[in-house]
Source information:
This is a predicted structure of a 100-nucleotide RNA (Bacterial small signal recognition particle RNA) from a Dehalococcoidia bacterium. The coordinates come from a structure-prediction model, not an experiment, and the mean pLDDT is 80. It matches the Rfam family "Bacterial small signal recognition particle RNA". Rfam classes the family as a non-coding RNA gene. From the family's description: The signal recognition particle (SRP) is a universally conserved ribonucleoprotein involved in the co-translational targeting of proteins to membranes.

RNA sequence: GAUCUGGUCCCGCGCGGCGGAACGCCUCGAACCUGGUCAGGUCCGGAAGGAAGCAGCCAUAAGAGGAUGCUUCCGGGUGCCGCGGGUUCACCGGAUCAGA
Numbered sequence: 001g002a003u004c005u006g007g008u009c010c011c012g013c014g015c016g017g018c019g020g021a022a023c024g025c026c027u028c029g030a031a032c033c034u035g036g037u038c039a040g041g042u043c044c045g046g047a048a049g050g051a052a053g054c055a056g057c058c059a060u061a062a063g064a065g066g067a068u069g070c071u072u073c074c075g076g077g078u079g080c081c082g083c084g085g086g087u088u089c090a091c092c093g094g095a096u097c098a099g100a
Base pairs, nucleotide, nucleotide: 001097002096003095004094005093006092007091008090009086010085011084012083013082014081015079016078018075019074020073021072022071023069024068025066026065027064028063034059035058036057037056042051043050044049
């Protein structure tokens, strides 16, 4: 100096992980414009009974919070990860050959 090869580089596929969102679980959660049960009281009725229904209680809606997931989606200067391919033009490493 030349050639080959590996890595860094680029592309694709895949695996794991991080963050976010959705869904599911639990908790809280509407004075009235949710439901159920409706004390007291009110109304209808001669009565028997019936009606509406405040507070309270229960269950929840919208929503908020909590722990989490062999679930789904999205994202990345996520990984001294895997496979395949691309490029010799830069760097690093190895092998071979030739010359000095």